[in-house]
Molecule: transfer RNA
Organism: uncultured Clostridia bacterium
RNA sequence: GGGGGUGUAGCUCAGUUGGGAGAGCGUUCGGUUCGCAUCCGAGAGGUCAGGGGUUCGAAUCCCCUCAUCUCCA
Numbered sequence: 001g002g003g004g005g006u007g008u009a010g011c012u013c014a015g016u017u018g019g020g021a022g023a024g025c026g027u028u029c030g031g032u033u034c035g036c037a038u039c040c041g042a043g044a045g046g047u048c049a050g051g052g053g054u055u056c057g058a059a060u061c062c063c064c065u066c067a068u069c070u071c072c073a
Stems, first nucleotide, its partner, number of pairs: 001072007010025004019056001027043005049065005
């Protein structure tokens, strides 16, 4: 320098026809307990890596850039 993959909540990840942003763990509050753990209920938490484009509508399609992994040289 070139090819390919990945980037979504604090962590690990799903989101497969373009239309509701989600799960588990964690965390906060409440219940249960003398107290803790377990268990149960409720909540908070998001620039979907960044920018631009297409579209009525983009995490999803297209282009550029960044980070990281991998292959070739």